[in-house]
């Protein structure tokens, strides 16, 4: 100095895995925005192409000279001369290899690091040291003459040099020869001197005349200075070798003839196959050569905790290029970015003959691209070229100019100002919220503006002087400025977000549309997540987005991961290389370890100090640089070398078990055929049928034949590496284990490549074939059945050669060693204890098994046979699909095996647990569940409700169970919601509030009207409060008109509520607090044994306890006993009556209705665990809940219900309110539910007699009487009801008729005729009655209802709603009263423990292909199309390098001369050789009709494969 996490799999854990995000950066782009300064920084893309300008010249102190210019002379004004202040061109010299630019190429001594050159050079510059003598001969430049558009160029003439040659001298270099001496890697290097040969020089300018010489002043000579040779050393620069480093593919594995060396040459500053002749046959490679693919490297940036990852802009280092190849040529140094030659492609001028160019230099410009600046200023600084030196020249380089591109900075105002303006949002309408923010008050002037300019970047140069130290003075600034003045708050804020992550929330819009998203996901009418608005957050001259690296990610794990089941142990073993490796002792120093030396270039990082007001930014010093490397020490460990040890390992010996391996025999059983008896069937299934069998089957007997397999033993018991291995005998042989005072002596371990074994099936050849049995064929089943089941049935299964080489080859667990509690059991063999044997006991090896300590593990497990704790080694994984597939390449007869991906796509896939919930899993138990019954629906006629159609409406809702006589406990009008017409609009109903004028309301009466409504008149009567005696005064309610808030709506939303209900289910469940156990979801408690109607209660227990719920409580009922006696009762006394509690009385009885008792498994017996209970018996009015009712836990089912009501949002507002009249809700081919009535004799009908409970009655019940066949009508006693009244109860009971039929059954339909309604009004639409008519119906298919006792079944009766009533519905009432079950296989539902699960929306669950459709990537694929890298050939520019020359020629040599030599030009050829061109191929890409699959896509089609025992357990692998 210094390590942080978070959303996504699931109903919930936990763990594996991905994906996704918070963070830092950046040469960046794009969106919106934009006020100033400094410092940085800007073509990552086309190494495309390039108009225009500039980027490398300079020297007159090298030379011949004068083109312009200036100065001066002269002039005939055209010009001449002249001079050097100066210079164009040319000669000569140094420079031009440096600077600058790009990264094309390059996987390489390119780089980076350390070394080596004793194998080398090095211009200018330094030091020192010897020289600088003597000749020549030409040639630009000038001038004539000529080609040619040009670019250039040819010929004669003349001339200079620090151009250029020849001689001399040689300190000294180099050659060669022979000697001595130091070093040595023994290859050679270096010193000293000796002899012999080779090798130089160039002046230039200023000063000075003592000497020579002409003589004014000069030459020579001197001298300064700058220069030139030579050879030395230095410095600095490059040259060459060498170690180690330095991406990716093995689906690239073999590669090399100059190839490796060697001799001898050549070549070059130098070493070498660098080239060349001859030899040898060698070099490199799994430690990855070769080949492909990508890339300039480095320092260092970025990021990281750090190891690392990723990068190589700008600044620096080193390479590489310079249009593209190729080549030399100068030269100190290039094979030369702005030089030269040749080929190429492009541009460009041309007179068509022929030239010119190369921005990867600095602007620029076209192009491409998301994208990247001015064709500026200046040599003022700093560097660089020439130069003696002024100085030239430098698009190096200083500096402006552009771009938020990036760091840094500073403003955009400060302070004061209300319980808080307006104005906008929000609102529960109260209010809050933007907000001291604004306004206003006072203050301030940074930064822009305007003025203003000091210092400062300056050193230099020159000129003057000088004691040579300096001084004086003059002069050099592109370009940038402070301090200081004015003046006014004055000119200066945005962006992005606000659903978790993740700081930040509301409203209004939209309505799975528009849209949004990094991941999860959001929008289907109340979105905090789309859109817009206020509000908030977060940064800020910037903010988001994209886009790319690192982090996070321990998700490639060195640091720091795993491999029983998640993704991962090669089936198995033998073995090479490698890796690793006992015990002792000596030596070594490879490795280690300290200490050194050198080096690790600046720059940047870091620390310090310092400069710019500060900070970026910059300068000083310092640290660091973890590397390499010289020397010295150490010697524990590692290595290595040498000796020795026996414990690891191997042998040797005795002995043992054993379905270990091979081969050769033999055996029984079964079973097929074949024969004989016999004589109608047999097989075979869930039934059945195909199929054998009167041509003799099955069944049986005997005998024979064939072939495969070996029962009992037999065993979680043996062997073997696995795969495997099973009657027997016998032969051949592997290996194991026990013992052992034996022998080697570390020979071990593991094991990439390698071999070698490897069930099944599968293939070759050939044999064999009884049984089995893919395929096939035929029969069922089935919607279909290419299947499961059934008759047959060939390959094949056996054999014997040769291949296949996979498999859920599984302990889903590599090998080998050491160590870590126990217990039990089996298998082989030992010891020890007993005198000996046996059984026993104790023990020691090995091999097989269960359970378990501690650790391990997500758990599930595991646990000396590890999954623990350790060391070695060796395979393997790294998200799911694609896909274990393509391509490719290798085995294989095929089949097909090894190896082995992308593209594409999803945000998961997956393990292991847990709670449910589900199974055509299991246990237990229940319910009218079923069975045993009884009686029903389903058939018929009708009521009724529904659906369906219909219709102006047929208002509207209920939808399996749990809608369907349900809301509807009453639709003719109303109701009423629908529908048509007609009317109204502050409203039919509330509240305020303004105004209005005392109005206003009832009764009546009139006109239109279908009526609501309009309009209108006539009378009368009502009218509040306060004050006041009254006259009257005040006020103004109620109602009325306007007008204005508002009202209203059975309009949508029950998937926005509250409430209420249904329903599992009156089922026994359901939680909960402590407290345990589990990482946890959870789990215990609630399970387990018993018992109950019950989680009811016992017992038992990591669990104690409690609650909703079950029981109790609570009503009616069933018995009693009290108390109480009217309207009810009537025994006992009495009166009355044809009679009758009628009447006095009574208070017993029955009832009535309060109060209390009883029943609690209390008592016996028996069973039970002592228990809780059960089971049987007493008693009892009742017996184990005595019947019945109310009571309905958590919660399920977005279950009904906005149309009882309430109520949030939406919608309507002269209407989707409100009034009214008509209609409709009653419609009717058809379907359904739910009733009623029947179909008849256990009945019909007529008559005549009995016995009830529970209601109900003033808006009513209504007797008696009369009327009428009735329904009813008249009348009205009674009765606010134990009084009276509705009110006859009816099946029943007795008689008499009917006699089995469409009837004296059944009543539907209809027709006539009536009544009733406290009804305005019965057409559409009501109910009664008389009488008439008399329809289907003879007990109802599949299939389905209800009910266990006062039940079912049957009989009537009341009551609500209600004027009537479509009532057969619905609540009650009570009469009459069976039948069967004592059982849980079944069906249907529920419980409660268990088991399996791929469900959790929970089986009405998930889920699999095929086939269609559309989008996407992608293999094959006849071919075409480009493009890379090679080979073998053919062409053969430029040039080096050889050779060769009859052409041409000044210096030097010979020669008098002429002429020749030597050499040099040209010219010819040979080597190599760029481009180019011709074969065959190999590799990459695109493309391609047609073709495979594959992946994705709310609602296609066909089935149903998997998850449950998934309905034939499932899966793996092969046909």
């Nucleotide at each position: 100095a210094u390590u942080a996490g978070a959303g996504u799999u699931u109903g919930a854990u936990c763990c594996u895995g991905g994906c996704u995000c918070a963070g830092a950066a950046c040469g960046a782009a794009c969106c919106c925005u934009g006020g100033c300064g400094g410092c940085g920084u800007g073509c990552c893309u086309a190494a495309g192409a390039c108009a225009u300008g500039c980027a490398a010249g300079u020297c007159g102190u090298g030379c011949g000279g004068a083109a312009a210019g200036g100065c001066c002379c002269c002039u005939u004004c055209g010009g001449g001369a002249g001079u050097a202040c100066u210079c164009g061109a040319g000669c000569g010299g140094c420079g031009c290899a440096c600077g600058g630019g790009u990264g094309a190429g390059u996987a390489a001594c390119a780089c980076g690091u350390g070394g080596g050159u004793a194998a080398u050079c090095u211009a200018c510059c330094u030091g020192a040291g010897g020289g600088u003598c003597u000749g020549g001969g030409a040639u630009a430049a000038c001038u004539c003459c000529g080609g040619g558009a040009a670019a250039c160029u040819g010929g004669g003439g003349c001339u200079a040099a620090u151009a250029c040659c020849g001689g001399a001298u040689g300190a000294g270099a180099c050659c060669a020869c022979a000697g001595c001496g130091u070093c040595u890697u023994c290859g050679g290097a270096u010193g000293c001197a000796g002899c012999g040969g080779u090798c130089a020089a160039a002046g230039a300018u200023g000063g000075c005349c003592u000497c020579u010489c002409c003589u004014u002043g000069g030459a020579a000579g001197c001298u300064a200075u700058c220069g030139c040779c030579c050879g030395c050393a230095g410095a600095u620069g490059a040259g060459c070798c060498c170690g180690c480093g330095u991406c990716c593919c093995a689906u690239u594995a073999g590669c090399u003839a100059g190839u490796u060396g060697g001799c001898g040459g050549g070549g070059u500053a130098a070493c070498g196959g660098c080239c060349c002749a001859c030899c040898a046959a060698g070099g490199c490679g799994a430690c990855g050569a070769u080949g492909g693919g990508u890339a300039g490297c480095u320092g260092g940036u970025c990021u990281g905790a750090g190891a690392g990852g990723a990068u190589g802009a700008u600044c620096a280092g080193c390479c590489a290029c310079a249009c593209u190849g190729g080549a030399a040529c100068u030269g100190a140094g290039a094979c030369a970015c702005g030089g030269u030659c040749c080929a190429g492609a492009c541009u460009c001028c041309u007179a068509c003959g022929g030239g010119a160019g190369g921005c990867a230099g600095c602007a620029g410009u076209c192009g491409g691209g998301a994208a990247u600046u001015u064709u500026g200023g200046g040599c003022a600084a700093u560097g660089g070229g020439c130069g003696a030196a002024a100085g030239c020249c430098u698009g190096a380089c200083c500096c402006a100019g552009c771009g938020a591109c990036g760091c840094c900075g500073c403003g955009u105002g400060u302070g004061g100002g209300a319980g808080g303006a307006a104005g906008u949002c929000c609102u529960u309408c109260g209010g809050g919220a933007u907000g001291u923010a604004a306004a206003c008050c006072a203050c301030u002037u940074u930064c822009a503006g305007g003025g203003g300019g000091a210092a400062g970047a300056a050193a230099g140069u020159c000129c003057g002087u000088u004691u040579c130290g300096g001084c004086g003075g003059a002069u050099u600034g592109a370009u940038c400025c402070a301090a200081c003045c004015c003046a006014g708050a004055a000119g200066a804020a945005g962006u992005c977000a606000c659903g978790g992550c993740u700081a930040a929330c509301u409203c209004u819009g939209u309505g799975c549309c528009a849209g949004c998203a990094g991941c999860c996901g959001c929008g289907g009418u109340a979105a905090g997540a789309c859109a817009g608005a206020g509000g908030u957050g977060g940064c800020u001259a910037g903010c988001g987005u994209u886009g790319u690296u690192c982090g996070g990610u321990g998700u490639c794990a060195c640091u720091g991961g795993g491999c029983u089941u998640a993704g991962a142990g090669c089936g198995u073993g033998u073995g090479u290389a490698g890796g690793u490796g006992g015990a002792a002792a000596g030596g070594u120093a490879c490795g280690c370890g300290u200490c050194u030396u050198g080096u690790g270039a600046a720059a940047u990082c870091c620390c310090c100090c310092g400069g710019c007001u500060c900070a970026a930014c910059c300068g000083g010093g310092g640290a660091a640089u973890u590397g390499c490397u010289c020397g010295a020490c150490g010697a524990a460990c590692c290595g290595c070398c040498u000796u020795u040890c026996u414990u690891g390992a191997g042998g040797c010996a005795a002995g043992u078990a054993g379905g270990g391996g091979u081969g050769c025999g033999c055996g029984g059983a079964a079973c097929u055929c074949u024969u004989g008896u016999g004589g109608a069937g047999c097989g075979g299934u869930g039934g059945g049928a195909u199929g054998c069998g009167u041509a003799g089957a099955u069944a049986u007997c005997a005998a024979g034949a064939g072939g495969a397999a070996c029962g009992c033993c037999g065993g979680c018991g043996g062997u073997g590496a696995a795969g495997a291995c099973g009657g027997u005998g016998c032969a051949c042989u592997g290996g194991g284990c026990u013992u052992g005072u034996c022998c080697u002596g570390a020979c071990a371990c593991u094991g990439a490549g390698a071999c070698a074994c490897g069930a099944a099936a599968g293939c070759g050849u050939g044999g064999g074939g009884a049984g089995c049995a893919a395929a096939c064929a035929g029969g069922a089943u089935u919607a279909g059945a290419u299947a499961c089941c059934c008759u047959g049935g060939u390959a094949g299964u056996c054999c014997a050669c040769g291949c296949c080489c996979u498999a859920a080859a599984c302990u889903a667990u590599g090998c080998c060693u050491a160590c870590u509690a126990g217990g039990u059991u089996g298998u082989a063999g030992g010891a020890g204890u007993u005198c000996u044997g046996a059984c026993g006991c104790u023990u020691c090896u090995a091999c097989g098994g269960c359970c378990g300590a501690a650790g391990c593990a997500a758990a599930a497990g595991u646990g000396u046979u590890a999954a623990g704790u350790a060391g070695g080694c060796c395979g393997c994984c790294u998200g799911g699909g694609g896909a274990g597939u393509a391509c490719g390449g290798u085995c294989g007869c095929a089949a097909g095996g090894c190896u082995a991906a992308a593209a594409c796509u999803c945000a998961a896939a997956g393990g292991a647990a847990u709670u449910g919930a589900c199974g055509g899993g299991g246990g237990c138990u229940c319910a009218c569940a079923c069975a045993a019954g009884c009686g029903g629906u389903g058939g018929a006629g009708c009521a009724u409700g529904u659906g369906g159609a219909u219709u102006a409406a047929u208002u509207c809702g209920a939808a399996g169970c749990a809608a369907c006589g349900c809301g509807c406990a009453g639709a003719a009008c109303c109701u009423u919601a629908c529908c048509u017409g007609g009317g109204u609009u502050u409203g039919a109903c509330a509240u305020g509030c303004a105004c209005g004028g005392a109005u206003g309301g009832g009764c009546u009466c009139c006109u239109g009207g279908a009526a609501a409504c309009a309009g209108g008149g006539u009378g009368u009567u009502c009218u509040g409060c306060c004050c006041g005696c009254a006259a009257g005064g005040g006020u103004g309610a109620a109602a009325c008109g306007u007008g204005c808030a508002c009202a209203g709506g059975u309009g949508c939303u029950g998937c926005a509520u509250g409430g209420c209900u249904g329903u599992c289910g009156u089922c026994a469940g359901c939680u909960c607090g402590u407290g345990u156990c589990g990482u946890g979801a959870g789990a215990u408690g609630u399970c387990g044994g018993g018992u109950u109607a019950a989680g009811u209660c016992c017992u038992a227990u990591a669990a104690c306890g409690a609650g909703c719920g079950a029981a109790a409580c609570c009503c009616c009922u069933g018995c009693c006993g009290u108390u109480a006696g009217u309207u009810a009762c009537c025994a006992u006394c009495g009166g009355g009556u044809c009679a009758u509690g009628c009447c006095g009385g009574g208070a017993a009885c029955u009832c009535u209705a309060g109060c209390g008792g009883g029943a609690c498994u209390g008592c016996c017996g028996g069973u039970g665990u002592u228990a809780a209970g059960c089971c049987g018996g007493a008693g009892g009015a009742a017996g184990g809940u005595g019947g019945g009712g109310a009571u309905g836990a958590c919660g399920u089912c977005a279950a009904g219900u906005c149309c009882u009501c309430a109520u949030g949002g939406c919608c309507u507002u002269u209407a989707u309110g409100c009034c009214c009249a008509g209609g409709g809700c009653a419609u009717c081919a058809c379907a359904c539910g739910u009733g009623c009535u029947a179909c008849a004799a256990u009945g019909g009908c007529g008559a005549c007699u009995a016995c009830a409970g529970a209601g109900c009655g003033a808006c009513g019940c209504a007797a008696u009487a009369c009327c009428g066949c009735g329904a009813g009508g008249u009348g009205g006693a009674g009765c606010c009801a134990a009084u009276c009244g509705c009110a006859c109860a009816a099946a029943a009971g007795u008689c008499g008729c009917c006699c089995c039929a469409g009837u004296u059954c059944a009543g539907a339909u209809u027709g006539u005729a009536g009544g009733c309604u406290g009804g305005c009004a019965a057409c559409u639409c009501g109910c009664c009655u008389a009488c008439a008519u008399g329809a289907a119906g003879g007990u109802g298919g599949a299939a389905u209802c209800g009910c266990u006792a006062g039940u079912a079944a049957u009989c009537g009766c009341g009551c609500a709603u209600c004027a009537g009533c479509c009532a057969u519905g619905g609540c009650g009432c009570g009469g009459u009263g069976a039948a069967u079950g004592u059982g849980u296989u079944c069906c249907u539902g529920a419980g409660c423990c268990u088991u399996g699960u791929a469900c959790a929306c929970a089986c009405c669950g998930c889920c699999c292909g095929u086939c269609a459709a559309g989008u996407g990537a992608u293999g094959g694929g006849a071919g075409u199309c480009g493009g890379g890298a090679g080979u073998a050939c053919c062409c053969g520019a430029a040039g080096u390098c050889g050779g060769a020359u009859u052409g041409c020629u000044a210096a030097c040599c010979c020669g008098c001369a002429a002429g020749g030599g030597a050499g040099g030009c040209g010219u010819c050829u040979g080597c190599c050789g760029a481009c180019g061109g011709u074969a065959a191929g190999c590799c990459c890409g695109a493309u391609g009709a047609c073709u495979g699959g594959c992946a994705c896509u709310a609602a296609g089609u066909c089935g149903u494969a998997a998850c449950a025992a998934g309905g034939u357990a499932a899966c793996c692998a092969a046909u």
Predicted 3D model of a 1519-nucleotide RNA (small-subunit ribosomal RNA) from an uncultured bacterium. Its mean pLDDT, the model's own confidence on a scale to 100, is 84. It matches the Rfam family "Bacterial small subunit ribosomal RNA".